A computed fold for an 87-nucleotide RNA from a Bacillota bacterium, annotated as c-di-GMP-I riboswitch aptamer.
[in-house]
RNA sequence: CCGCGAUAAAGGCAAACGACACCGAAAGGGUCGGACGCAAAGCUACGGGUCUACGGCCGAAGAGGCUAUGAUCGCCGAGCCGCCGAA
Numbered sequence: 001c002c003g004c005g006a007u008a009a010a011g012g013c014a015a016a017c018g019a020c021a022c023c024g025a026a027a028g029g030g031u032c033g034g035a036c037g038c039a040a041a042g043c044u045a046c047g048g049g050u051c052u053a054c055g056g057c058c059g060a061a062g063a064g065g066c067u068a069u070g071a072u073c074g075c076c077g078a079g080c081c082g083c084c085g086a087a
Stems, first nucleotide, its partner, number of pairs: 004085002012038002017033004022029002036074001042080003046077003049072003055067004
C1' cells in the first nucleotide's frame, strides 16, 4: 500500500415510535427526545429500483390514467473522501 474487519480502543451516525403554532401539494424533510441497527448508516441522485404527482397531458368529468422537474444514498450498484488495527 492492497485486502480484511475483532465481544479491541477512541470517537461517530441514528430505524421504529413520540413531540413541534417548523418546511413541503404530496412523497418526504427539519428540530428535540429515542435507539433498531450501521465500518462508511460520511458525501454525490450518476445508473437501476421504489415513493409522490403541485403543474402539465389524455379524458364529458371534481372519475380515472400518464408524467419528475420532486423525494429516497438506512433499497442495490457506481464515483469521491475517510477513523482504528487483532487475526